[in-house]
Model confidence (mean pLDDT): 85 of 100. The RNA shown here (FMN riboswitch aptamer (RFN element)) has 143 nucleotides and comes from Microcella putealis. Of the family's consensus pairs, 100% are formed in the model. It matches the Rfam family "FMN riboswitch aptamer (RFN element)". Rfam's curators write: The RFN element is a highly conserved domain that is found frequently in the 5'-untranslated regions of prokaryotic mRNAs that encode for flavin mononucleotide (FMN) biosynthesis and transport proteins.
RNA sequence: AACGCGCUCCGGGGUCGGUGAAAGUCCGAGCCGGCGGUCAUAGUCCGCGACCCGGCGCCGCGCAUCCACCAGGAUGCGCGGGGUCGGUUGAGCCGGUGAAAUUCCGGCACCGACGGUGAAAGUCCGGAUGGGAGGAGCGCGCG
Numbered sequence: 001a002a003c004g005c006g007c008u009c010c011g012g013g014g015u016c017g018g019u020g021a022a023a024g025u026c027c028g029a030g031c032c033g034g035c036g037g038u039c040a041u042a043g044u045c046c047g048c049g050a051c052c053c054g055g056c057g058c059c060g061c062g063c064a065u066c067c068a069c070c071a072g073g074a075u076g077c078g079c080g081g082g083g084u085c086g087g088u089u090g091a092g093c094c095g096g097u098g099a100a101a102u103u104c105c106g107g108c109a110c111c112g113a114c115g116g117u118g119a120a121a122g123u124c125c126g127g128a129u130g131g132g133a134g135g136a137g138c139g140c141g142c143g
Stems, first nucleotide, its partner, number of pairs: 003141008015029004030123002032112002034048004043110002052087005058081010092108005114126003
């Protein structure tokens, strides 16, 4: 160094104009791209996270009934929180260089959850001062 344990921190980005009573949603032109992997650097290759759906089980609170009548326990209903397993989840080709690149260079494309919003949203508002794939540092152990 690696490995184990603990603690702390970090961990998502993006606009102008036009029309109009009204649009950051329409039209025109832009802009943005989480995490790990991949003999070579990825929004569009592989996998993960979050959102959404479902199964299983745990914890807390409240109510009711029963046992007990000190402490508590069991069952049912409701609410809330975590865990685990599964489902769903968008999009790229061609050429070039090279040992190797759907990752670099050139060209032309494409994708973007849910709810809300005088007018339809990747870009505004919201769940979110949330969560999280993961990353970094410190300490101890080991070495």
About this RNA
The sequence was found by an Rfam model in a public genome assembly. The organism belongs to Microcella, within Bacteria.